[in-house]
Context: one part of a larger RNA
């Protein structure tokens, strides 16, 4: 000097408390351990593995098991013979993949010797590796932690490793500022600079708007661009202003004007580092290792198994509810191998049909909860829907292992969950539907979007993590 203390001091954080809804029971989903297989591919392990890589395993993916083949090789470069354009077509075996083999086509330049491009063959150099090593690396990540801290110059101090500066009063979300000081300075990091919302003003006005004038089943048309809204470009908030407190200081508390008030929410942004964290399986690579196989191509199977244990969801156990009628209000998005309207059919999934639409034009799209009226009457039920039949729709060569979705039957556990555990402080929990990415098809995940919309916080004594100062060490 740090570390480290069931040492002491000051201080934060959904840490605790005060509250809301839940986890753990149930049944499903899904991830992992386990077992259990020819295989049940790999990798992720305490917070920070486990709806994690993986934005989608029928085949492909696919790396994994059986089992038929190939061997300059599925892909690249290069030399040397050697044959033929490439290419279509097509026998026969095969489960393909391959093997073996017929038939047609006949390329560019020419000095006609030959030579280029492309293909196949055969020798060689090589190719390939989802094989080890993530403790040999790069790049990228995670985690402390958006915590507030971590350094340096040059001066002082010390024999020296250091030390000062960065300590102290005060403040602050901040090492944020203000005063004092042997320190005076500076750099990452805070903060702003950016994005997005909250108010307006101005250009601008079609594909969006409709206040007045006409018109119509309908802003649909004429007309207009005030309103809405769009999307550039400006304004706006800075402790400016006013009263306290304070040290004349930073700053704090109250107020006023305001569409926002003390960082207005929200996001992007992650200092020095630490976990020989993770990743050789995205990709790049040292060095091993395999070269008729550890490489490659096919069918086929498995990654989906199933006594159990754990995690993370959904879905429910009900009257603030279930049904049935009836009836308003959203936002983000996506769309030509595409979105797919009215019309038609069917109980429905879905099928017909095809405007329109390279989109502020049209498609997707009825939001749902909510509100009106009814009806159930507290039961394992008009809850609750898992398991089963049977009988159909879809997309694909193929739905048997192993895909969604419709009806009509069938109606399990489950009566609010032990010990113990987890979000969350406001447009937030909680509830409600709704879009996208992946994707031929296939969400109860992931990422978004809008609606409806609470409770409390008195306080930091405890518990969990943090940050600064001290102090005590047989630690480093």
């Nucleotide at each position: 000097u740090g570390a480290c203390g069931g040492g002491g001091g000051c201080c934060c954080g959904c840490a605790c408390a005060a509250g809301c809804g839940g986890u753990g029971g149930a049944g499903c989903a899904u991830g992992u351990g386990g077992u259990u297989u020819a295989a049940u591919u790999c990798g992720a392990a305490g917070c920070a593995a486990c709806g994690c890589g993986a934005a989608g395993a029928a085949c492909c993916u696919u790396a994994c098991c059986a089992a038929g083949g190939c061997u300059u090789g599925a892909c690249a470069u290069a030399u040397a013979c050697u044959u033929g354009a490439c290419g279509g077509u097509u026998u026969g075996u095969g489960a393909a993949a391959g093997c073996a083999g017929a038939c047609u086509u006949u390329u560019u330049c020419u000095u006609c010797g030959g030579a280029g491009a492309c293909a196949g063959g055969u020798a060689u150099a090589c190719a390939g590796g989802u094989g080890g090593u993530g403790c040999a690396u790069g790049g990228u990540u995670g985690u402390c932690g958006u915590c507030a801290g971590c350094u340096c110059g040059u001066g002082u101090c010390g024999u020296g490793a250091g030390a000062u500066g960065u300590u102290g009063g005060g403040u602050u979300a901040a090492g944020u500022c203000c005063c004092g000081c042997a320190a005076c300075g500076a750099g990452c990091g805070c903060a702003a600079c950016c994005c997005u919302u909250a108010u307006u003003g101005u250009u601008a006005g079609u594909u969006g708007c409709c206040a007045u004038c006409a018109u119509u089943a309908a802003g649909u048309u004429g007309g207009g661009c005030a309103c809405u809204c769009u999307a550039g470009c400006g304004a706006g908030a800075c402790u400016g202003c006013c009263g306290g407190u304070g040290a004349c200081a930073a700053a704090c508390c109250g107020g006023a004007g305001g569409a926002a008030g003390g960082u207005g929410g929200g996001g992007a942004u992650g200092a020095c580092g630490u976990c020989a964290a993770a990743u050789c399986a995205u990709c790049a690579u040292g060095c091993c290792c395999c070269u008729u196989a550890u490489g490659u191509c096919u069918u086929g199977g498995g990654c989906u198994a199933c006594a159990c244990a754990c995690g993370u969801g959904c879905u429910a156990c009900a009257a603030u509810g279930g049904c049935c009628g009836g009836u308003a209000c959203a936002a983000c998005g996506g769309g030509u191998u595409g979105c797919g309207a009215a019309g038609g059919a069917g109980u429905g999934a879905u099928c017909u049909g095809g405007a329109g639409c390279u989109a502020a034009u049209c498609c997707u799209a009825c939001a749902a909860a909510a509100c009106c009226g009814g009806u159930c009457u507290c039961a394992g039920u008009u809850c609750g829907g898992a398991u089963u039949g049977c009988a159909g729709g879809c997309u694909g060569c193929a739905a048997u292992u192993c895909g969604c979705c419709u009806g009509c039957a069938u109606g399990a556990a489950g009566u609010c969950g032990g010990a113990a555990u987890c979000g969350c402080u406001a447009g937030u929990a909680a509830u409600c539907g709704u879009g996208g990415a992946u994707c031929a098809g296939c969400a109860u995940g992931c990422c978004g979007c809008g609606g409806u919309g609470a409770a409390u916080a008195c306080g930091u004594u405890c518990c969990c993590g943090g940050g600064c100062c001290u102090u005590g060490u047989a630690c480093a």
Predicted 3D model of a 476-nucleotide part of an RNA (small-subunit ribosomal RNA, 3' major domain) from an uncultured bacterium. The RNAcentral record of the full RNA draws on ENA and SILVA. It matches the Rfam family "Bacterial small subunit ribosomal RNA". Rfam links the family to the GO terms structural constituent of ribosome and ribosome.